[in-house]
Model confidence (mean pLDDT): 85 of 100. This is a predicted structure of an 89-nucleotide RNA (c-di-GMP-I-GGC riboswitch aptamer) from Peptococcaceae bacterium UBA6096. The sequence was found by an Rfam model in a public genome assembly.
RNA sequence: CAUGAAAAAGGCAAACCCACCGAAAGGCGGGGACGCAAAGCCGCGAGUCUAAAGCUAACAACGCAGCCAUGACAGUCGGGCUACCAUAA
Numbered sequence: 001c002a003u004g005a006a007a008a009a010g011g012c013a014a015a016c017c018c019a020c021c022g023a024a025a026g027g028c029g030g031g032g033a034c035g036c037a038a039a040g041c042c043g044c045g046a047g048u049c050u051a052a053a054g055c056u057a058a059c060a061a062c063g064c065a066g067c068c069a070u071g072a073c074a075g076u077c078g079g080g081c082u083a084c085c086a087u088a089a
Base pairs, nucleotide, nucleotide: 002087003086004085011036012035016031017030018029020027021026034075040081041080042079044078045077046076047073048072049071054067055066056065
């Protein structure tokens, strides 16, 4: 530098449950393991989710509809950065 077949040291933790934060998507901690060789980090590109505020329409009011990311997802894909173990092809 390349690769991840077999192994080993170790690591992470989906769904679900409980508590908290949030308008929501979702996040955080504990339990729990479906899986993961970057399931470590970064919203840079695509994608997906949400729609509080804002805009529009309507309305007496309560409430409700459409649009919208400035919110979110790194365990959707690509990209960037960093790293453990091993060395079969």